[in-house]
RNA sequence: AGGAUCGUAGUUUAAUGGUAGAAUGCUGGCCUCCGAAGCUAGCGGUGUAGGUUCGAUUCCUACCGAUCCUG
Numbered sequence: 001a002g003g004a005u006c007g008u009a010g011u012u013u014a015a016u017g018g019u020a021g022a023a024u025g026c027u028g029g030c031c032u033c034c035g036a037a038g039c040u041a042g043c044g045g046u047g048u049a050g051g052u053u054c055g056a057u058u059c060c061u062a063c064c065g066a067u068c069c070u071g
Base pairs, nucleotide, nucleotide: 001070002069003068004067005066006065007064010024011023012022013021018054025043026042027041028040029039030038047063048062049061050060051059
């Protein structure tokens, strides 16, 4: 320099055009003499900027970042 894959919650990850879910974590409550475990409720997210579309996590472009390949 060129190319491939990837980027979603604090963490691990689903969702291939139509209300962004789960587990874990954190907080509150129940339970307990107190904790742990268990039960229950809540908190919290689409890398950035544009484009296409009635509608974009999803399709397109550029950029940023991670890993890998070629030279």